[in-house]
Molecule: transfer RNA
Organism: Methanobrevibacter curvatus
RNA sequence: UGCGGUGUUAGUCCAGCCUGGUUAAGACACUGGCUUGCCAAGCCAGUGACCCGGGUUCAAAUCCCGGACGCCGCAU
Numbered sequence: 001u002g003c004g005g006u007g008u009u010a011g012u013c014c015a016g017c018c019u020g021g022u023u024a025a026g027a028c029a030c031u032g033g034c035u036u037g038c039c040a041a042g043c044c045a046g047u048g049a050c051c052c053g054g055g056u057u058c059a060a061a062u063c064c065c066g067g068a069c070g071c072c073g074c075a076u
Stems, first nucleotide, its partner, number of pairs: 001075008011028003021058001030046005051067005
């Protein structure tokens, strides 16, 4: 450098994708409150995400195409 495979979703981890559908789930963390003499723990509430561009569709995290980046294998 080329080919093939695989992955990218909150600050971190991770489900949902195959089988498109109405507020994108959960854990930890964070913020506020309750509780406590204080802290921790516990309880309640809240903030925050679909790698980028395009296409198909009434509707795309999901399907298709291109690109970026990571990992694996092969070749050079």